[in-house]
Order: sequence, then C1' cells, then structure tokens
RNA sequence: GCGGGUGUAGUUCAAUGGUAGAACAUGAGCUUCCCAAGCUUGAGGCGUGAGUUCGAUUCUCAUCACCCGCA
Repeated sequence: GCGGGUGUAGUUCAAUGGUAGAACAUGAGCUUCCCAAGCUUGAGGCGUGAGUUCGAUUCUCAUCACCCGCA
C1' cells in the first nucleotide's frame, strides 16, 4: 500500500428496515443478629459523520479504532 472481518450497557453476547434484550456486575427495598445466598424493583448502551427510506443497530458511502491475510 491492497483486501477482508469486528465495533451494541461497566463486562460477555443477542436483535437481518417498524418501541434495543439477556446474563453477570451495579443502586434501592424485603429477608437475616451480621455477612453471603435468595426474592422484588430501578438506572444505564447501537464507534463517528453523511446518504437512501414514512421509518436505519440493520442498507449504501466515507472515516476512526482493533484484528487477520497479501505485498
């Protein structure tokens, strides 16, 4: 330099055009003499910028970060 892949919650992963979910973690409450465990409940996220569309995490382009291959 060229090609390809990945990017979603604090972490690990879903969601193939129509209200973005789970587990763990975390806040509050219940339970307990206390802790742990358990139960209930809450907060928190689509890498960035454009385009297409009535509507984009999803499709297109560019860009950034990381990974792989080729040179």
The RNA shown here (transfer RNA) has 71 nucleotides and comes from an Akkermansiaceae bacterium. It matches the Rfam family "tRNA". From the family's description: Transfer RNA (tRNA) molecules are approximately 80 nucleotides in length. Taxonomically the source falls in Akkermansiaceae (Bacteria, Pseudomonadati, Verrucomicrobiia, Verrucomicrobiales).